[in-house]
Context: one part of a larger RNA
RNA sequence: UGACGGGGGUCCGCACAAGCGGUGGAGCAUGUGGUUUAAUUCGAUGAUACGCGAGGAACCUUACCUGGGCUCGAAUGGCUCCGGACAGAUUCAGAAAUGGAUUUUCCUUCGGGUCGGAGUCAAGGUGCUGCAUGGCUGUCGUCAGCUCGUGCCGUGAGGUGUUGGGUUAAGUCCCGCAACGAGCGCAACCCCUAUGACUAGUUGCCAGCAAAUAAGAUGGGGACUCUGGUCAGACUGCCUGCGCAAGCGGAGAGGAAGGUGGGGACGACGUCAAGUCAUCAUGGCCCUUACGCCCAGGGCGACACACGUGCUACAAUGGCUCAUACAGUGGGUAGCUACCUGGUAACAGGAUGCCAAUCUCCAAAGUGAGUCACAGUUCGGAUAGAGGUCUGCAACCCGACCUCUUGAAGGUGGAAUCGCUAGUAAUCGCGCAUCAGCCACGGCGCGGUGAAUACGUUCCCGGACCUUGUACA
Numbered sequence: 001u002g003a004c005g006g007g008g009g010u011c012c013g014c015a016c017a018a019g020c021g022g023u024g025g026a027g028c029a030u031g032u033g034g035u036u037u038a039a040u041u042c043g044a045u046g047a048u049a050c051g052c053g054a055g056g057a058a059c060c061u062u063a064c065c066u067g068g069g070c071u072c073g074a075a076u077g078g079c080u081c082c083g084g085a086c087a088g089a090u091u092c093a094g095a096a097a098u099g100g101a102u103u104u105u106c107c108u109u110c111g112g113g114u115c116g117g118a119g120u121c122a123a124g125g126u127g128c129u130g131c132a133u134g135g136c137u138g139u140c141g142u143c144a145g146c147u148c149g150u151g152c153c154g155u156g157a158g159g160u161g162u163u164g165g166g167u168u169a170a171g172u173c174c175c176g177c178a179a180c181g182a183g184c185g186c187a188a189c190c191c192c193u194a195u196g197a198c199u200a201g202u203u204g205c206c207a208g209c210a211a212a213u214a215a216g217a218u219g220g221g222g223a224c225u226c227u228g229g230u231c232a233g234a235c236u237g238c239c240u241g242c243g244c245a246a247g248c249g250g251a252g253a254g255g256a257a258g259g260u261g262g263g264g265a266c267g268a269c270g271u272c273a274a275g276u277c278a279u280c281a282u283g284g285c286c287c288u289u290a291c292g293c294c295c296a297g298g299g300c301g302a303c304a305c306a307c308g309u310g311c312u313a314c315a316a317u318g319g320c321u322c323a324u325a326c327a328g329u330g331g332g333u334a335g336c337u338a339c340c341u342g343g344u345a346a347c348a349g350g351a352u353g354c355c356a357a358u359c360u361c362c363a364a365a366g367u368g369a370g371u372c373a374c375a376g377u378u379c380g381g382a383u384a385g386a387g388g389u390c391u392g393c394a395a396c397c398c399g400a401c402c403u404c405u406u407g408a409a410g411g412u413g414g415a416a417u418c419g420c421u422a423g424u425a426a427u428c429g430c431g432c433a434u435c436a437g438c439c440a441c442g443g444c445g446c447g448g449u450g451a452a453u454a455c456g457u458u459c460c461c462g463g464a465c466c467u468u469g470u471a472c473a
């Protein structure tokens, strides 16, 4: 000087407390451990691994296993030599890769182009080392810190500044001070959102007018909604109380919004030899008729078990039946599909519009009526049988969906433990990426309905500053 303390002081955070809903019990989904296996490819492992890399494992992917094959090789380039096509079609063997047979068959500016074969130089490796590395990332932590120049103090390590008194979300600002300044962080500048003005009206809108059989479908209109471009607006600016000031309080005014308005992007010096050599790049090492490459099938999906993350429930604030209302983000031509017909349905057959503010995908909880009457039930839907639909070369291993039948556990869950402070939690559906299809109950977004509680900082956890002790560095 740090680090640490079951030392002290001050302060903060869904840290506790106050509340609401979960997990832990059940079934299933998914990831992991373990076990098994020819293989169950590899990585990630307290917080900071475990619906993680994977934003799509039937083949492919695929790296693993078994078997069948290749050796300048699956791709690309250079040089030398040889050949004429390459390739298409047909056919044979084969699981395919591949090999064989038949047939058709080059251009040229004569340099060559192009393809195949042979030789050769460069190949190839998801093999090892993340403790050789770059890049990228997690984490402490969006915590308020981390430093420098000059000066001053100290023999020196170092200190001072950065401490102190206030204040703040903040090393934010003020006052004081052997310090005076400065940098990286904080904040602001950026984006979305909340109000208004101006501007522009098509594919959006429809107040008044006209017309009309329904519909802004149309004549028309720019008022309104909305779209999107430019501005305005919030700054403790004003008032008041306190204060030297910074600032704090106000059930204050005005205002759409008030004290950082709400949200996002943004992550200091560094820590964990943290993670990644399997995104990529790369040093070194290793393999080179194989640790490279091609193909078929299998595996990554196994199952006594253990854990994490989720979904669905255990019902009456509910289930079922009929009727009926209201979104937003987004997507769409190998696509989304109105509408009609068939089918109980998944879906199929027609047909129409739309490269989309034009057409389309397109709501559910809710509301109204009826029924069930507390039961393992008209709760719950696992499991299982049968029949189908769709995608795809192909659904046995191993897809999703539909219909009928089957109807398991489950009576609100021990110790323990998690999230959340407002349009939040809870609850309801919708969209998208990946994608032929889909194991999505995941991820990322969107809107609908919409709470409770916070006395407070003693305690648990993490953190910041000052101080103190230390046999630790």
Base pairs, nucleotide, nucleotide: 001473002472003470004469005468007467008466009465010464011463012462013461015457016456019420020419021418022417023416026312027311028310029309030308031307032306033305034303035302042053043052064298065297066296067295068294069293070292076122077121078120079119080118081117082116083115084114087104088103089102090101091100092099093098106113107112124287125286127285128284129283133281134280135276136275137274138272140270145184146183147182148181149180150179151160152159153158164175165174166173190264191263192262193261195232196231197230198229199228200227201226205221206220209219210218235258238252239250240249241248242247301439314413318372319371320370321369322368323367324366330361331360332359335354336353339350340349341348342347379410384405385404386403387402388401389400390399426449427448428447429446430445431444432443
This is a predicted structure of a 473-nucleotide part of an RNA (small-subunit ribosomal RNA, 3' major domain) from a Bacteroidia bacterium.
RNAcentral holds the full RNA, with entries from ENA and SILVA.
Taxonomically the source falls in Bacteroidia (Bacteria, Pseudomonadati, Bacteroidota).
The prediction has a mean pLDDT of 83.